[in-house]
């Protein structure tokens, strides 16, 4: 950076320094956050259970449940903010999937 897979309506910061105007991935439209400080970094401090430990049936694996001190990621406004592109639902409105992204683990 490419593939391959799993998951994305649940969970967690009005915390402290630094900075200092944009910010919610790209582009368009909507929305909605911000100088009562946006991002971004760096501390602390949480959430969560994907890897991972460790526990329970099982002869074992596999795969299922349970628990989270410590260890690799990740996350910590709003569903991935919402739509866009397909398809149902006659239609407002909505429902379902797709693409696009993010994390993860595996490969190369």
């Nucleotide at each position: 950076c490419a593939c391959u897979u799993a998951u994305c309506c649940a969970g967690a910061c009005g915390g402290g320094g630094u900075u200092g105007a944009g910010g919610g991935a790209a582009c368009c439209g909507g929305c909605c956050c911000u100088u009562u400080g946006a991002g971004a970094c760096c501390c602390g401090g949480g959430c969560a259970a994907c890897c991972u430990g460790c526990c329970g049936a099982c002869c074992a694996u596999c795969g299922c449940g349970g628990c989270a001190c410590a260890g690799g990621u990740g996350c910590c406004a709003a569903u991935u903010c919402c739509g866009g592109c397909c398809u149902c639902c006659u239609g407002c409105g909505g429902g379902a999937g797709a693409a696009a992204g993010a994390u993860g683990a595996g490969c190369g």
A computed fold for a 108-nucleotide RNA from a Dehalococcoidia bacterium, annotated as SAM riboswitch aptamer (S box leader). Of the family's consensus pairs, 97% are formed in the model. Model confidence (mean pLDDT): 81 of 100. Its Rfam family is "SAM riboswitch aptamer (S box leader)". Rfam links the family to the GO term regulation of gene expression. From the family's description: The SAM riboswitch is found upstream of a number of genes which code for proteins involved in methionine or cysteine biosynthesis in Gram-positive bacteria.